Molecule: Guanidine-I riboswitch aptamer
Organism: soil metagenome
């Protein structure tokens, strides 16, 4: 709470891990182990947007249906619906986490 929560994904984003490139060492040589280095390697994993997409959940309306009352109505409460809304949104510095960055959190903050 019409402004909310929680998965799924993309823009982005970084190097613990695999994998890719190079170096080095055994080795004649090359294969491959094994070290090390690179993310100025479009890759797997991974993080990941209020102001990106999408689901579902809620949360408003609205309409049905119960339930309560002697009884009828309003209010209340609970279900239900291929129902209907869920606007708007420019934005640092710096600070934080993980290995490590970021549109991630502080943060719809500060300012404009």
């Nucleotide at each position: 709470a019409u402004g909310u929560g929680c998965g799924u994904c993309u823009a982005g984003g970084g190097u613990u891990c695999c994998g890719g490139c190079c170096c080095g060492u055994u080795g004649c040589u090359g294969a491959a182990a094994c070290g090390g280095g690179u993310g100025u390697c479009u890759g797997g994993u991974c993080c990941g947007a209020g102001a990106g997409a999408g689901g579902c959940a809620g949360u408003c309306c609205a309409g049905g249906c119960g339930c309560g009352c002697a009884g009828c109505a309003a209010g209340g409460c609970g279900c239900c619906u291929c129902g209907g809304a869920u606007a708007c949104a420019c934005g640092g510095c710096g600070g934080g986490a993980c290995a490590a960055a970021a549109g991630c959190c502080c943060g719809g903050g500060a300012g404009a």